Notes:
A computed fold for a 1703-nucleotide part of an RNA from a soda lake metagenome, annotated as large-subunit ribosomal RNA, half A. Model confidence (mean pLDDT): 81 of 100. Its Rfam family is "Bacterial large subunit ribosomal RNA". Gene Ontology terms of the family: ribosome and structural constituent of ribosome. RNAcentral holds the full RNA, with entries from SILVA.
Context: one part of a larger RNA
RNA sequence: CCAUCUGGUGAAUGGCUCGGCUCGAGAGCCGACGACGGACGUGCCAAGCUGCGAAAAGCCCGAGGGAGCCGCACGGAGGCAAAGAACUCGGGAUCUCCGAAUGGGAAUCCCCACCGCAAUUGCUUCGCGCAAUGGGGAACGCCGGGAACUGAAACAUCUUAGUACCGGCAGGAAAAGAACGCAACCGCGAUGACGUUAGUAAUGGCGAAUGAACGCGUCCCAGUCCAAACCGAAGCCCUCACGGGCAAUGUGGUGUUCGGACUGACAUGCACUUUCGGAACCGCGACACGAAGUCUCCUGGAACGGAGCGUGAAACAGGGUGACAACCCCGUAAUGUCGAUCAGUACGAAACGCGUCAGUACCAGAGUAGCGGGGAUUGGACAUUCCUCGUGAACACAGCAGGCAUCAACUGCUAAGACUAAACACUCCUCGAGACCGAUAGCGAACAAGUAGCGUGAGCGAACGCUGCAAAGCACCCCACGAAGGGAAGUGCAAGAGGGCCUGAAUUCAGAUGGCGAUAGAGCGACGUGGCACAAAAGGUCUCACCAAGAACGACCCGUGUGCGAACACGCAGUAGAAUUGGUGAGAAGCCGGUGUUGCGUCGUACGUUUUGAAAAACGACCCAGGGAGUGUAUCUGGAUGACGAGUCUAACCCGUUCCGCGGGGAAGGCGCAGGGAAACCGACAUGGCCGCAGUCUUACGACGAGGGCCGCCGUGUUCAAGCGCGGGGAGUCAUCCGGAUACGACCCGAAACCAGGCGAUCUAGUCGCGAACAAGGUGAAGCGUGGCGAAAGCUGCGUGGAGGCCUGACGCGUUGGUGUUUUACAAUACCCUCGUAUGAUUUACGACUAGGGGUGAAAGGCCCAUCGAGCCUGGCAACAGCUGGUUCCGACCGAAACAUGCCGAAGCAUGAUCUCCACAGAGAUCGCAGGCGCGGUAGAGCUACCGAUUGGACGACCCGCCCUCGAGAGAGGUCGGCCGUGCUGUCGAACUCCAAACGUGCUUGCAUCAUGGACGUGGGGAGUCCGGUCUGCGGGGUAAGCCUGUAGACCGUGAGGGAGACAACCCAGAGUCGGGUUAAGGACCCAAAGUGUGGACUAAGUGCGAUCGAAGGUAGUCUCGAGCCCUAAACAGCCGGGAGGUGAGCUUAGAAGCAGCUACCCUCUAAGAAAAGCGUAACAGCUUACCGGCCGAGGUUCGAGGCGCCGAAAAUGAUCGGGGCUCAAGUCCACCUCCGAGACCUGACCGCACCCAUCACAUGGGUGAUCGCGUAGGUCGGCGCAGCACGCGGGUGGAAGCACGGGUGAGAACUCGUGUGGACCGCGUGGUGACGACAAUCCUGGUCACAGUAGCAGCGAAAGUCGGGUGAGAACCCCGACGGCCUCAAGGGUAAGGGUUCCUCGGCACUGUCAUUCAGCCGAGGGUUAGUCGAUCCUAAGGUCAGUCGUAAGUCGAACUGAUCGAAGAGGGAAACUGGUUAAUAUUCCAGUACCAUCACACGGUAAAAGUCGACGCUUCAGAGACCAUCGAACCGGGCUUUCGCCCGGUCAAAUCGAGGAAGAUCGUGGACGCCGUAACGGCAGGAAGCGAUUGAAGCUCGAGAUAGCGCAAGUCGAUGUUAUCCGGAGCCCGUGAAAAGACGAGUGUGAUGACCGUACCGAGAACCGACACAGGUGCCCACCCGGAGAAAGGGAAGGCCUGUC
Repeated sequence: CCAUCUGGUGAAUGGCUCGGCUCGAGAGCCGACGACGGACGUGCCAAGCUGCGAAAAGCCCGAGGGAGCCGCACGGAGGCAAAGAACUCGGGAUCUCCGAAUGGGAAUCCCCACCGCAAUUGCUUCGCGCAAUGGGGAACGCCGGGAACUGAAACAUCUUAGUACCGGCAGGAAAAGAACGCAACCGCGAUGACGUUAGUAAUGGCGAAUGAACGCGUCCCAGUCCAAACCGAAGCCCUCACGGGCAAUGUGGUGUUCGGACUGACAUGCACUUUCGGAACCGCGACACGAAGUCUCCUGGAACGGAGCGUGAAACAGGGUGACAACCCCGUAAUGUCGAUCAGUACGAAACGCGUCAGUACCAGAGUAGCGGGGAUUGGACAUUCCUCGUGAACACAGCAGGCAUCAACUGCUAAGACUAAACACUCCUCGAGACCGAUAGCGAACAAGUAGCGUGAGCGAACGCUGCAAAGCACCCCACGAAGGGAAGUGCAAGAGGGCCUGAAUUCAGAUGGCGAUAGAGCGACGUGGCACAAAAGGUCUCACCAAGAACGACCCGUGUGCGAACACGCAGUAGAAUUGGUGAGAAGCCGGUGUUGCGUCGUACGUUUUGAAAAACGACCCAGGGAGUGUAUCUGGAUGACGAGUCUAACCCGUUCCGCGGGGAAGGCGCAGGGAAACCGACAUGGCCGCAGUCUUACGACGAGGGCCGCCGUGUUCAAGCGCGGGGAGUCAUCCGGAUACGACCCGAAACCAGGCGAUCUAGUCGCGAACAAGGUGAAGCGUGGCGAAAGCUGCGUGGAGGCCUGACGCGUUGGUGUUUUACAAUACCCUCGUAUGAUUUACGACUAGGGGUGAAAGGCCCAUCGAGCCUGGCAACAGCUGGUUCCGACCGAAACAUGCCGAAGCAUGAUCUCCACAGAGAUCGCAGGCGCGGUAGAGCUACCGAUUGGACGACCCGCCCUCGAGAGAGGUCGGCCGUGCUGUCGAACUCCAAACGUGCUUGCAUCAUGGACGUGGGGAGUCCGGUCUGCGGGGUAAGCCUGUAGACCGUGAGGGAGACAACCCAGAGUCGGGUUAAGGACCCAAAGUGUGGACUAAGUGCGAUCGAAGGUAGUCUCGAGCCCUAAACAGCCGGGAGGUGAGCUUAGAAGCAGCUACCCUCUAAGAAAAGCGUAACAGCUUACCGGCCGAGGUUCGAGGCGCCGAAAAUGAUCGGGGCUCAAGUCCACCUCCGAGACCUGACCGCACCCAUCACAUGGGUGAUCGCGUAGGUCGGCGCAGCACGCGGGUGGAAGCACGGGUGAGAACUCGUGUGGACCGCGUGGUGACGACAAUCCUGGUCACAGUAGCAGCGAAAGUCGGGUGAGAACCCCGACGGCCUCAAGGGUAAGGGUUCCUCGGCACUGUCAUUCAGCCGAGGGUUAGUCGAUCCUAAGGUCAGUCGUAAGUCGAACUGAUCGAAGAGGGAAACUGGUUAAUAUUCCAGUACCAUCACACGGUAAAAGUCGACGCUUCAGAGACCAUCGAACCGGGCUUUCGCCCGGUCAAAUCGAGGAAGAUCGUGGACGCCGUAACGGCAGGAAGCGAUUGAAGCUCGAGAUAGCGCAAGUCGAUGUUAUCCGGAGCCCGUGAAAAGACGAGUGUGAUGACCGUACCGAGAACCGACACAGGUGCCCACCCGGAGAAAGGGAAGGCCUGUC
C1' cells in the first nucleotide's frame, strides 16, 4: 500500500403509517344579544398543547350511557362514582382585557371623565324612545380602476389582457331575466348553463394573433307588479288605550299588451295573485341490531401457520388481536331508528274573480328616441351597446327593429319604471373513495409548525416518525468524586431490541489477519505467466502418454544440379508435423477452476463535456448515500392494429345497474359520399382500346392476366377559336398505441431586468420643535477717555475697551501622511503615530417631517437600516434567454454534415443536397477498362502568327535637335542623338495565341460490376448538419506564419490495428469472437522479433546512422570523368650561375639615375637580360622577377563536369542519432539473397445478420454468404430492470423483504444459488398503468474526512502577578492574608435610553466561560423593588389624529382671528421633604425626628371686582455678592513616632423648614447743580446731578430657631486666598430680534381629615445596551481632589476601583 475479518461512526435500504395529495357527494354564512382573531389567566404539584374564563381541564337541567373515572401525560399525593360518575348529544348559566370596539384617550397596561349605544342613516311624543349599518369569511359572484415582462424572432397599432394587482359590495350562490327579441316569408316565444354550430362568419402593422351569433340537441322551467287613464280618503304607521302622525305634490281601489280605461250588450268559473296550513321517496350523515370453531395434533416466546375434522353466509368490505383469522374482538349484509337538506317546495284550503262583441278616441314612462362631433366595449366603427359635448321628435291612423346608410312593401315587437324560484360557479367545512405519496416523498408542517430561528419592518422560515407480545425500562454487588461511565448479575424468543433503542448499506476510523514493502518514477489497470495465502456450502475439472480424424500452412536430414560466393533450384513431399476434436490408459483431490496479494513479461497519458483538434497547462466533480431532467391537454399529420363499411362515429344528457374502468339510449352535429369557378353558376368513364408484373393454365411456343402502365373519353374555368389549368372508372369513418408538428412553463436548472401593491428616515441626507456642549492661552477692531498738532475738517500718541465664519491648543468633531500594523482580523472599515478644525455655514441628545422615477443632496451620482446610475419585501413568475451547463439500462442493422440558396442573416432559422425507415412499382442501373464519333484552349511552347512588352550592333530615305567646319548670307558638309524602315542578335505575357497535350466530358458498343433476395425510380414518415481541420495537386492574398482564402481528391472528424522514438489526419491497412499460418509498410549489432548476409564503391567530417532545415558564397579535402597544352631534342618544381652595354633614354624636377610624373619604349652585346613586373633610396646604392644556361630525370600543367565531405553555422536548467554505440560501419550509393513483421490475406470453430428449405410458427433443425460484421450526430428494430393495478399460479416463523460475503449462468442490460444477519412479508406469468433506470448540471440535502502516544505548528481577542494559608476527589485561576502592580475628565461616583431578573441567598458543574473551575452575568430552587413631597400623571411645542372639506373607490388637505384630542420620565413649563438609622437584597419610598403642599370640613375674619403681574426666554462680554470644595496659617481632639524639642496622619459635623437681616438696583421724598457725580467699561443730569432719608429689595448668602435631638472615641474652632454652583446687575451703530399653554401670585388665620393608581431590583459597559461572541468598535448628561502647570494638557498620586481586557 491492497484486501479481508471483528467492531465503531453513520443513517441508506427494506418493511410499517395517527399525515398528506387528488377526486366525488353532502352542506354552506358569522357579527352591537359584541363576531373572526388574539392577550392574560385558569390544574394539588403545571413549562407546552388542548379545554375553560375570577362560577375559569369547569357549573345547572334534560336525554343517552352503564363501571369505571380525575385531557395529551404511563408520576407522587389525594379524590369522584350503583343516591348512576366518566363519556356523548341538546338546552341554559358564567364568559377578564383587546379587537367593528362604540363615553374621551392610549403601548392588550392604564389614565381622564363620571354613567355615555361613539359615528352615520331613518322614524320620533324630542325622553340616553324605537330601529338599521359598521367588522370578519377559503374560493366562487357583480361592479369601479387597471399594469409589465412577454409574443410579434427588433418595435410603436396589436398581443400578453380586461389577466395580475388595488378598491367597493353582496350571497349561499351571485348576476341575468319575462322582447321596442330572434328569424325569414317557414317559424320561435323570459333568463342561465352544457354539447354543437366553429376555430366557421368576422376582426387584424389583414402581420403575430383574436374570434362570435342564429339554429339544433340537452339541463331546468314560472311568471308578475307599477306609472297613467277612471274612482277619490274607502288607506297606512305609532300606541294597551286615549290619542297622534302620514296622505289631494294622492293613502287606497281599478289597471299593465291577450292593451287598458270609459259606454253599451252578452256570457261564465277555478288563470294569476295574496293569506293560512303543510308533506314524502331516493340519496346524505349518525346510530341500533346483527350469524358461525377459539376442536385435536405439530412447530413456535406467542398460532391467526401446517395437518385433520367442522360451521355461518342477504354477512368472504375492512381493521384489531403476541405470525397469514368469514366463524376470537370491532365491524360487515339485511332490517330498523334519528337528523339536516329537499322546503315553507309539492299539495290542500280560503279570499279574489275569467271572458266575448260593439263603440268612444281617455291613457300607455322626454332632454328620452333620433341626429352631429369625440371616445370606449366588441368578432363587429355605414349595423348593435355604452360614455361625453351639442342638437332634438312622434303619441298607437304612432313608434322601433329586421349587420350597406336610406326609402317602400312585408314581417316582428312596444323603449325611455320595477320584481322574480330552479337548472350552472366555488370548497373554509362534513363524509366517502384512490392502477396518488410513503418520512430528502406527500401540504412548508405525520413530531412543540407557521413552531425554533432570521429581519427595524413588510416579510422569510426549517429540522426531528419506528424498544418490546408485555416495561418485564436492568434489583443487588464491584471500580469510580459520581444520579457520568464501565464490569458482573438479572428480565426477555432476542439486549447482536437498553432508551433518537426495528432493519442497520456506503463513505470513514480503529484493531487483527493475509500478501507486498523502501533495489526506485506513479491513469492506479488489461492480458500472459509464476510465488505465497484461503476455501463448510453453492462449480468439477485438470495434466501426461498412446491411437484416430484434422484446414490454411508445411519441413529437417539426405541426394542431384547450377553458381565466384552467400546461397538457390529440384527430388524426398503437399509426406512428417500442424490449432482443435474424439477415444483409451495413467496420475492429481489444495487437485483444476475460483479468491486475496505480489513478482516478472507485453501493452497502456482517467471520466464526462466543449471542440477542427483534449492526457491536457480548456471546463466540471473531496468522497459516499438518497433526490434530480421529453410530461399533460387541444388541434393537425403519418404509420401499425382492430371494428363497421358508401357509410361511419356519437357529444352533452337520460335510463338501468352487480355501484363499476359497466350496459342501454341519445345522430344534435362532424368527417366522407363531386368537382370546377373570384363569383354567378354549371356539373363527370357503375369501362372503350393496347401493353403487362405477381399469379393461373399450358403441348413450355404461348394464352389469360387483379392491381399497374399507355391511350381514348367526360366535368368545369378561361375562351371567337385553338390551347391550357384542375378534376373524373366508389373508400371512408371511429377507437387504441406509436413517430412528428403547433399552442401552452413544454426536457431540466440558470440571468441582468420590467411592472403592480406594500414595508422602511432606530443607519444616513436635509428640515422643524425642545434642550445641551465648547479647559486654557494669545491677538487687540469699533467705540470711549486723554495728551499733542490743526483755522477747521481732521490727523496722531497713550490708555481704556473686548470685536472676529481671528490665532495656539484639550473635550468634541474630522481623517492628511505613514500607501505603518492588521488583512478574517479585536473589527463585514479596527489599531498606532502624525495631522485638520475647535464661537461657528460649529458639535450633539431627544421628539417629529420628507419615500422609490420618489425623497434629500455646500453636488461625490453622494445618501435613503452592512443594499443605490433608481431601496427592500411579496406578487405578475415556472418573465424571456437564437446563450452556458446537464439529460439516467443493454443489444442488432444502416449511417451523415460542417456545403448550396434565402433571411436586420452571421453562436440562429427555413428549403435543398446528404442520412435513415416504410410503401408502391417492376427491369434495367453504374463510379472501372477498352473501342468509335464529338466537344474543349489549361500545362507546355511560340511570337518574322496577332496584341502588348523588350537587349545590342549594322545599314538606310525623309524629318528634327545640340555641336563642329566652310560660307557675307542663303545654305552645304560632318558628327552624335531621336524617329522610321530593313536584315540580324538577345528576351517575355493571368486578362497574347500560328500551335497544343496529359486530362475532363457527351453519346454509343463491348467487357466488368450491381440488380426479381426488387436495383434504377416514384411517393410518404423521422432526422441530424449549415464553427470544420490536415495532407497532396493547381491556385489567389500576404515579407512571412502551425497565416488567410479558393478548387479537385483523400484522410481525420465518425477509424481501431502495424510503422513513423513518443505523434488526429504521413506510409501500410478498414477491427464480429477465440485459435493456427502467410505477408504489407517498415525493418534484421544490443535494448528489440529477424543477417554482425553477399559482391562492389564512396565518406574521415562521428558527416552520417532515413521523414527532424540548413542559404548565398567559398574550398589545391578527397574520388571519378572529359578537354587543351608542355614533356628524354628533358617538361613542372627545386638548387647553382647569369640577368649586361649605349644610358643617369628624353622631358620635368632642388634631385628623377629601370621603378614621383609626362613622352617615347629604340639600338647593341648575347645562351639570355624590360629605356623594367616588384621591394627599396632624399636621389643613388641595394635585393628580386621576367629571361637564359647548368644540375636533376618522368610525367607536368591548365580548364570544365560530377560524387561524398569542409567552412559559412549564435540562446537562454543537461546533453544526445529513440539510447547504447558504430568508421573496408551498425554511415552513404549500386546490385543480390534470406528472414522478421498487422486485427490486412489464408484457415478451423463459434456468435450475430441476411437469404433459402422443412415447418402453423420470428421457436427448432438443415443449408448458402468471393460479392455480410468499424462508427460520432442521427434514423429503424429487439430486449433487461423498477413501482402500482387486474386475472391466473406460487413461496413464507420448518424464517419473507432488505443487508454482508461467497459460487455459478448469460453477448449484455441482468438473473440465480449457498452461508450468515434479519424477523414479516414476497415472487412469477399474461395484460394494462407510470412521478421508471444517474458518475458528472461551480446540481440539491444529509453524512464523513478520526482517535491515541510522541515531537511540533497556528490561535486562545491590547494589561502583572508572586508567595503563604483555606476549601475540596481535584486548585496558576475560588476564598483569606501579605508583598507587588494598574486606572485619575477614569478603568472612580450618579443617571437617561436600552436590556429584563442579569439583583440577593442556598445548592450544583452535563451546558455556557476560547484553558481549568470547588467559581460565575451558567444550571436548579427560594427571596427581593414599599413614596401626598423623586418621576409619570397635568400643560402646551414641532407634529399626529378626528370633526370639517375635497375627491371614481382607496383616499387627500386639515390653512385662518373654527372646534376637539394626542404629543416632552435624563434635559421645555411645573404645588409640596429634609437629616439620621435600618436589610443578604429597597429606600428623599421603611423607621425616628423635624417640615411643607393641595383639597375638603368646621370656626373666625376679610373682599365691589379682577384688571394686572408672574410663568416667559437670544448671543457675546464685563462687574458685584457668593457657598461647597481646595490650599495656607493658627487652635483643639484622636492616633503614630520620639529621651527631649518636636514631627507626621486624620478630625474638629450638623439639613429641609420657620423667623430675622438686606448689597446693587428700582420707586418716593428732600435737595437744586451753571461742571459736577461716577464706572472695569459705557455714562448721568433743571424732563432735576451729587448728598441725605424712606419704602421695596437675591442667593445652595448671613444670623437665630430646627438642635437639651442626631452623629462622633474625642475635640465638636478661627482667619486668609482662590472659585466654574447659585444670586443680583451693567454694556454692545451685535443683528440672525431670540416658544406656547397649563398654572401661580393677586386673595387671611386656626383646627381636623384626606392624598389613589403606575415606575422604583440590577447593569448602564474593554462581560448585562447596539455590533451573530463575555467582540481593542459605537453610545447622551451630571460630579471632577493633590503635585505640576496657563490649563479639564503631559507625567505622577489620593479616595474609590481593579490585577477577568481570562493561558